[in-house]
Context: one part of a larger RNA
RNA sequence: CGUAGGAUAUUUGAGGGGAUCUGUUCUUAGUACGAGAGGACCGGAAUGGACGAACCAAUGGUGUGCCGGUUGUGACGCCAGUUGCAUUGCCGGGUAGCUAUGUUCGGAAAGGAUAAAAGCUGAAAGCAUCUAAGCAUGAAGCCUACCCCAAGAUACGAUAUCCCAUCUUUUUAUAAGAAUAAGACCUCCGGUAGACUACCGGUUAGAUAGGCCACGUGUGUAAGAGUAGUAAUAUUUUGAGCUAAGUGGUACUAAUAGGUCGAAGG
Numbered sequence: 001c002g003u004a005g006g007a008u009a010u011u012u013g014a015g016g017g018g019a020u021c022u023g024u025u026c027u028u029a030g031u032a033c034g035a036g037a038g039g040a041c042c043g044g045a046a047u048g049g050a051c052g053a054a055c056c057a058a059u060g061g062u063g064u065g066c067c068g069g070u071u072g073u074g075a076c077g078c079c080a081g082u083u084g085c086a087u088u089g090c091c092g093g094g095u096a097g098c099u100a101u102g103u104u105c106g107g108a109a110a111g112g113a114u115a116a117a118a119g120c121u122g123a124a125a126g127c128a129u130c131u132a133a134g135c136a137u138g139a140a141g142c143c144u145a146c147c148c149c150a151a152g153a154u155a156c157g158a159u160a161u162c163c164c165a166u167c168u169u170u171u172u173a174u175a176a177g178a179a180u181a182a183g184a185c186c187u188c189c190g191g192u193a194g195a196c197u198a199c200c201g202g203u204u205a206g207a208u209a210g211g212c213c214a215c216g217u218g219u220g221u222a223a224g225a226g227u228a229g230u231a232a233u234a235u236u237u238u239g240a241g242c243u244a245a246g247u248g249g250u251a252c253u254a255a256u257a258g259g260u261c262g263a264a265g266g
Stems, first nucleotide, its partner, number of pairs: 001152001004174001005163007015149004021049007033038001051106005059100004066093005071086006110144003117137001119135002164266001166178004183261004188202004208254003211250005218242002224237005
């Protein structure tokens, strides 16, 4: 820009893409078959491998903005307590998020037309013949079916709901311009999204982010003081103190104010 008014939702599916794998065990059955050795089709069930998708409750990983331990050295006047640097100094753990080696799920079943092949009926050709007319089988393959995208599918589809018939100019036309409606956007606060854009949530009629409060989670018994000991240290206060991205609540802070677009013969 189009889809003969302007919008907001929900959709149909022309068409396109993805997937399509396979082993072993048990049973049928030591049956059919076979002198024996051996050993099935068909059918039923279980459990794997590889591949793929989703996810983070559990198992683990990471987690340089959480907690603790510890070495050397510097600083805060000293002690105590903190803190800088040394690969995050090194080490032990670890929330959210992200993850696999982890968890869950998938390739199932079914229909149609066929290939090779195997048939029925049957002439040409009194026979025979699956074929010439006719009929009916048959594959992991083909078309559906399953999952995803999809009306720029210009053949521009469908359904529901919302808004309405304003003003100006003159060349009177489906013209040009203007203000609005439903609605949308900018701006602003953000993230289930993200290179940007887009997408999604919110914008005071508000829990969108931060703060605060409570909880959770992690670490592992803070500092100070008391007691015991010459002291290192131990112990009591004390499962203490601290605690990121988590959960819930709360307008304290910031989403203020404002601007733009957007129908008129459907």
Large-subunit ribosomal RNA, domain VI from a Dehalococcoidia bacterium, 266 nucleotides, folded computationally. It matches the Rfam family "Bacterial large subunit ribosomal RNA".